[in-house]
RNA sequence: UGCCGAACUCUCUUCAUGGGAGAGGCGGGGACCCAUCUGCGGGGUGAAUCCCGCGGAUAACCGCGGGUAGGGCCAGUCCGAAUCCGACAGCUAACCUCGCGGGCGAUACAGGG
Numbered sequence: 001u002g003c004c005g006a007a008c009u010c011u012c013u014u015c016a017u018g019g020g021a022g023a024g025g026c027g028g029g030g031a032c033c034c035a036u037c038u039g040c041g042g043g044g045u046g047a048a049u050c051c052c053g054c055g056g057a058u059a060a061c062c063g064c065g066g067g068u069a070g071g072g073c074c075a076g077u078c079c080g081a082a083u084c085c086g087a088c089a090g091c092u093a094a095c096c097u098c099g100c101g102g103g104c105g106a107u108a109c110a111g112g113g
């Protein structure tokens, strides 16, 4: 100085930029009514869903490769994951409640190898 993402701004407290509390803003989850389904369980966050092939060792399981719904950006390239709930959740402007993390690029300066 930029990117992904909801993940930003401010106030108070404090010796303090730490910790804590609060406000605005943004984002997520859960009702009655109504609707729908019910075990091969089902569902949430997210762009991250689905298909084919190969190998380990035959299934399960694990790994690799090719594509793909979809998504990002510097717009010709990259991603196409991970994880949570625990028999249970459809919808919504009520009401209640939770989060505001993490990761990465360019340039300059300094130091090191």
Stems, first nucleotide, its partner, number of pairs: 001105004008024006025100006034090001041088001042085004050067007070079004
c-di-AMP riboswitch aptamer (ydaO/yuaA leader) from a marine eukaryotic metagenome, 113 nucleotides, folded computationally. The coordinates come from a structure-prediction model, not an experiment, and the mean pLDDT is 80.